RNA sequence: CGAAGAGUUUGAUCCUGGCUCAGGAUGAACGCUAGCGAUAGGCCUAACACAUGCAAGUCGAGGGGCAGCACUUCGGGUGGCGACCGGCGCACGGGUGAGUAACGCGUAUGCAACCUACCUGUUACAGGGGAAUAACCCGGAGAAAUCCGGACUAAUACCGCAUAAUACUAUUUUACCGCAUGGCGAGAUAGUUAAAGAUUUAUUGGUAACAGAUGGGCAUGCGUGACAUUAGCUAGUUGGUGAGGUAACGGCUCACCAAGGCAACGAUGUCUAGGGGUUCUGAGAGGAAGGUCCCCCACACUGGUACUGAGACACGGACCAGACUCCUACGGGAGGCAGCAGUGAGGAAUAUUGGUCAAUGGGCGAGAGCCUGAACCAGCCAAAUCGCGUGCAGGAUGACUGCCUUAUGGGUUGUAAACUGCUUUUGUAAAGGAAUAACAACUCUUACGUGUAAGAGGAUGAAUGUACUUUAAGAAUAAGGAUCGGCUAACUCCGUGCCAGCAGCCGCGGUAAUACGGAGGAUCCAAGCGUUAUCCGGAUUUAUUGGGUUUAAAGGGUGCGUAGGCGGUCUAUUAAGUCAGUGGUGAAAGUUUGCAGCUCAACUGUAAAAUUGCCAUUGAAACUGGUGGACUUGAGUAUGGUAGAGGUAAGCGGAAUGCGUUGUGUAGCGGUGAAAUGCUUAGAUAUAACGCAGAACCCCAAUUGCGAAGGCAGCUUGCUGGACCAUUACUGACGCUGAGGCACGAAAGCGUGGGGAUCAAACAGGAUUAGAUACCCUGGUAGUCCACGCCGUAAACUAUGAAUGCUAGCUAUUGGCGAUAUACAGUCAGUGGCACAGAGAAAUCGUUAAGCAUUCCACCUGGGGAGUACGCCGGCAACGGUGAAACUCAAAGGAAUUGACGGGGCCCGCACAAGCGGAGGAACAUGUGGUUUAAUUCGAUGAUACGCGAGGAACCUUACCCGGGUUUGAACGUAGGGGGAAUAUAGUGGAAACAUUAUAGCCAGCAAUGGUCGCCUACGAGGUGCUGCAUGGUUGUCGUCAGCUCGUGCCGUGAGGUGUCGGCUUAAGUGCCAUAACGAGCGCAACCCCUAUCAUUAGUUACUAACAGGUUAAGCUGAGGACUCUAAUGAGACUGCCGGCGUAAGCCGUGAGGAAGGUGGGGAUGACGUCAAAUCAGCACGGCCCUUACAUCCGGGGCGACACACGUGUUACAAUGGUGGGUACAGAAGGCCGCUACCUGGUGACAGGAUGCCAAUCUCCAAAACCCAUCUCAGUUCGGAUCGAAGUCUGCAACCCGACUUCGUGAAGCUGGAUUCGCUAGUAAUCGCGCAUCAGCCAUGGCGCGGUGAAUACGUUCCCGGGCCUUGUACACACCGCCCGUCAAACAAUGGAAGUUGGGGGUACCUAAAGUACGUAACCGCAAGGAGCGUCCUAGGGUAAAACCGAUAACUGGUGUUAAGUCGUAACAAGGUAGCCGUACCGGAAGGUGCGGCUGGAACACCUCCUUU
Repeated sequence: CGAAGAGUUUGAUCCUGGCUCAGGAUGAACGCUAGCGAUAGGCCUAACACAUGCAAGUCGAGGGGCAGCACUUCGGGUGGCGACCGGCGCACGGGUGAGUAACGCGUAUGCAACCUACCUGUUACAGGGGAAUAACCCGGAGAAAUCCGGACUAAUACCGCAUAAUACUAUUUUACCGCAUGGCGAGAUAGUUAAAGAUUUAUUGGUAACAGAUGGGCAUGCGUGACAUUAGCUAGUUGGUGAGGUAACGGCUCACCAAGGCAACGAUGUCUAGGGGUUCUGAGAGGAAGGUCCCCCACACUGGUACUGAGACACGGACCAGACUCCUACGGGAGGCAGCAGUGAGGAAUAUUGGUCAAUGGGCGAGAGCCUGAACCAGCCAAAUCGCGUGCAGGAUGACUGCCUUAUGGGUUGUAAACUGCUUUUGUAAAGGAAUAACAACUCUUACGUGUAAGAGGAUGAAUGUACUUUAAGAAUAAGGAUCGGCUAACUCCGUGCCAGCAGCCGCGGUAAUACGGAGGAUCCAAGCGUUAUCCGGAUUUAUUGGGUUUAAAGGGUGCGUAGGCGGUCUAUUAAGUCAGUGGUGAAAGUUUGCAGCUCAACUGUAAAAUUGCCAUUGAAACUGGUGGACUUGAGUAUGGUAGAGGUAAGCGGAAUGCGUUGUGUAGCGGUGAAAUGCUUAGAUAUAACGCAGAACCCCAAUUGCGAAGGCAGCUUGCUGGACCAUUACUGACGCUGAGGCACGAAAGCGUGGGGAUCAAACAGGAUUAGAUACCCUGGUAGUCCACGCCGUAAACUAUGAAUGCUAGCUAUUGGCGAUAUACAGUCAGUGGCACAGAGAAAUCGUUAAGCAUUCCACCUGGGGAGUACGCCGGCAACGGUGAAACUCAAAGGAAUUGACGGGGCCCGCACAAGCGGAGGAACAUGUGGUUUAAUUCGAUGAUACGCGAGGAACCUUACCCGGGUUUGAACGUAGGGGGAAUAUAGUGGAAACAUUAUAGCCAGCAAUGGUCGCCUACGAGGUGCUGCAUGGUUGUCGUCAGCUCGUGCCGUGAGGUGUCGGCUUAAGUGCCAUAACGAGCGCAACCCCUAUCAUUAGUUACUAACAGGUUAAGCUGAGGACUCUAAUGAGACUGCCGGCGUAAGCCGUGAGGAAGGUGGGGAUGACGUCAAAUCAGCACGGCCCUUACAUCCGGGGCGACACACGUGUUACAAUGGUGGGUACAGAAGGCCGCUACCUGGUGACAGGAUGCCAAUCUCCAAAACCCAUCUCAGUUCGGAUCGAAGUCUGCAACCCGACUUCGUGAAGCUGGAUUCGCUAGUAAUCGCGCAUCAGCCAUGGCGCGGUGAAUACGUUCCCGGGCCUUGUACACACCGCCCGUCAAACAAUGGAAGUUGGGGGUACCUAAAGUACGUAACCGCAAGGAGCGUCCUAGGGUAAAACCGAUAACUGGUGUUAAGUCGUAACAAGGUAGCCGUACCGGAAGGUGCGGCUGGAACACCUCCUUU
């Protein structure tokens, strides 16, 4: 100096793994907003096209001259100067990034293989001639651009001659140097080559040579993209000799010779790309980028070419070709903004046709100076960074408004405002006002050698009246954006109602949205704030730092082995790697640090550091490498043994199977869950004998053995591979791994030829089934077998690569060793089990590692698409190998946990079974559905709705419908007013409500006053309207099932587990024992009530044994307190006792005792929870809705309808019965608007009288039963529906729509299909009685009461429900779960494809401009030479055949996504045929079947092993 995480897979957990977010950055863009300044930046797209202006000229001190201007002595005479000749410059500066994967760039070297104008230094020289040409002039062509002809002329333009070297060439002598080619020095001889003047008196220019400096050229090492679905490329190619060419080396070019050169350390090809300094990010290592600034390169409309020149193959030069644009008189011409501005176009997107040469720099010039879109400035743009401001202080009645609220109130906005005081940055106005300027020319002075240096004077400012300073007035001129569900700082209300919309991920929205829209408030930043895009980070998510591969993605099927990588001990040497010192370099800018300058900062200056690199040099020698020597422990060889289903070839064997023949024998056999197809009287099956064929080898046999893997099993023999053990001896690191390569490689499959017994894909038939292309059955072909040849894949698995070393053990077993010996123990090599340390996400692994380390190889990087497509390679084919992308999802996945579930296990329950009685058939009652209706009010709907809410619908109820009314309302409260008691009676209209009218009437108290009732007014209404999915409360169900939890401890990373499991036992998580658990709570049980026995107390209305009285009779009376009973308190039952079993808990027993015996019977009592179960219509209540109505009153109607369907009941179908007559016996409950004795009347319901009772007093009360008689098996003397008639009662009122009575009528029904319900003892069954509601009653319902009173339970296989344990799971909305494939629909991307079309590159051939070089007889020239012509090469053009890469396409293939489609149900549980892998065949589809393999299969059995005792 320096490293942070979060959300999202699940019911929850840990892990793996992807996706997403928080940070920083930008040449940015878009949205909303905007006060100022400083600095820096500004076409990322079309290297697209460009109007206009400007961007390179200058020199008269080189020349001839004088068009224009000025002066003029009129003479180019002078100032000056256009054009022209000439010199220098134009190769710099400026722009752009198309091309280029290259010595292009970076870095480090080299040139003994090179050039360099201008500049500097040194030396030498400059003699004397010549011929032209432009301008000007004349003439001509043309529209123009421009060109042609004639004539004159100058030079620092051009050309000879002379001179000449340290230049160059050739020959030659010689010293020295170098790694080499070779270089360098001193000589000699011969040859060749030069020049220019100008102005002026001081210079300047010229020529040659040698040096320097600067700038370049060339070569080399190393570094510098992607793709191998690009693997072979190359003919000037590689090298040599010679020549040519170049500034120079070189196949640079040519001739000849040789056949090389490059490439898995990636050649060639394709695609992409200017490179670096640096920039962004990051802890770093890295990753990404290359805009501005600096360096290098490349390019200048596209392609080619050279000329000139010191330098170019030249942005604002030339020639040619091409495309495009413009001018034209159609004959011809002109042009190149990737310079600065600017225009169009493209695009999300990027500025002014500005000022100045004042400074810096450049060109020319002697200079003045001229030129300079380089540069310096200004303009535009929040596009970036930095800085400043929009005020500060006080101020509470915590003002008003707004918002929220539990609303007389409170909270918040908020010291915020108002108000008071203060300040004046910025802005406005006014005044002043810079630095940037230094050198010049020229003059003067000083120093020394006449020229330089220094000093003094001396002109010049675009920016700019800018920065800055001062003054004045005045809070005056100045705040927004995004967000507020979690991540992530910040919360409420309203609106909306899976709509509108939001969203970075998870996800919000279906009527109470902190997630949408608005508002209030809050939070974060702030002249900005958000969004989008891109890069790095987080991401250890490509892992060098720093990951993995049993099951999550991932070990090659196995071996041999090439290259490569890695490699034992000792020693010597070397110095490549390595380490240290030194030197050079690593441009500047940038970065970091110190200091300094702009008011600060950004910015800038200056100094230092860093620049992790490369090169050179000097050392060191441990380690690695090289070389030499030695060693034995790694490895191998030899010798002696051992075991073995190791391989291969041949031979042999018996059993079984099938077939054939013959015999015996007779009616079936075979097959299945059950059957059928099939075989059989033409004699099967069965049985016996004989024969034939092919295939496989029972027992032994085992967690056995062998092999590299695949794999290998009867016996014998031949050949043959490997392993292990023991012993010494030998070799001396010979080793390990192994990309490519080669070989082997189950089953299926393929080819050819055999063989063919069994079994058996396909196929056929029979079954099953809704179907059954299956499972089952009968047949059956390929195949299964052999030989030869292919194929090359499997769950080729230990899902675990090979090798070496190290790290507690115990146990079983195989083969050796030593030993007499499988007592035991030891040792080596294998094969298993358990386990320590350790590892792991866990399961688990654990010397046979998944531990600790090393070496090498292979492989992985979210799921799907997909092991697919295309391409290539292999194959006879089937196919195999290699192996993507678009698109799509936010998961997919592993292990373990808790549940739930299973066509997994144990146990219990009227669950089944054993029984009894029912339902389902009939009629009726009642409820429901449906239908109908004006309305048939509403709710309840599997179990857990349906005789349910309703424990009483004629009106009322009533909520529904029709009609008529009312609107502070039907009721109630408070206050006020005005009255009057209250109230009663009578009318009118009307269906009533209601409206309206009349009469009578004044309480208590002495009084004050109090009480009371209508009416009116005011304030509070009302709603059976919606939401039970906003709720309270209550209820149903699982279930009276035995469970549900907690504290502490312990185990586990954790969810969780333990406890609560195990054994025994129980009705019970009831208890006992055991136990990392010990305790506790809610449940169970008990406590409570009723009932069964007894005791005590108390006796009225109850009771009556004894005594007495008394009646026709009767506890009727006296009396009694015994009994029954009543109703209070107690007792009693606890497995207490006995026997047996058991450790105990407890169980068993015809046990004893007892009224009762193992909870005696019954009731109340319902754990944690489940079903968003039911109820807003019982009540309460949040929210929403209605308010002359969705409120309220009244009349009538409806809730009672009726082709139908279902539930619950009643009555029956009869003789165990019906009918008639007679005779008995309860309990509980009720009763004054009541129950009523008794009497009378009536056939009766009932009526009329009358009495008792506010109830142990009076009253209401039984029926089955029993006895007698009758009926005699019938639709009946069964059954009673329906209907008719007549009545009774209640009530205002029985029409819709009551019950009851009497008489008559007398339906269906003769015991009920599939199926189904209740019940285990005082129960079922059967018989009646009572009560609530209620005027009455549709009650056959509900709740109770007693009477009579059974049968059966072998047992737990099965059905249903539940509990527990265990196991599997892809389920968790939890099996009513999940989920697969075809088909149909929509959308999306993509493969193939007849073809159509485009592009770049290459090849071959034809043609070929400009131009260099070369050649050359005719023409020109005295000549040098030139013109012309020709040859080679080439841009371009054309033709041809291929390859590659795209675009598009009729048609076609699969894929993905979507929604509530269709068909099935393949997978997950033993998923109902265990699943899966490879292969083959078949089928609408999932899929099925055959063969071989795997466990990543459940259950059971057996075997083996381990642990403890």

Small-subunit ribosomal RNA from a Bacteroidales bacterium, 1509 nucleotides, folded computationally. The sequence is in RNAcentral, with records from ENA. The source organism's lineage runs through Bacteria, Pseudomonadati, Bacteroidota, Bacteroidia and Bacteroidales. Rfam family: Bacterial small subunit ribosomal RNA. Its family is annotated with ribosome and structural constituent of ribosome in the Gene Ontology.